[in-house]
Molecule: transfer RNA
Organism: Candidatus Woesearchaeota archaeon
RNA sequence: GCGUCUGUAGCCAAGCGGUAAGGCAACCGCCUGCAGAGCGGUCAUUCCCCGGUUCGAAUCCGGGCAGGCGCU
Numbered sequence: 001g002c003g004u005c006u007g008u009a010g011c012c013a014a015g016c017g018g019u020a021a022g023g024c025a026a027c028c029g030c031c032u033g034c035a036g037a038g039c040g041g042u043c044a045u046u047c048c049c050c051g052g053u054u055c056g057a058a059u060c061c062g063g064g065c066a067g068g069c070g071c072u
Base pairs, nucleotide, nucleotide: 001071002070003069004068005067006066007065010024011023012022018055026042027041028040029039030038048064049063050062051061052060
């Protein structure tokens, strides 16, 4: 340099055009003599960035940026 895949919460991760699941962690509460475990609750109006398409974009298109893999 070329090809390809990926980028969503502190971490993992679903989502495939109609306003973002779930798990872990964190915080609050219940429970407990205290803690842990368990149970309940809370947690993404900038989904890597910019632009476009569309009534409507995390999702489709273009251009960047970052990372993985392959090739040279």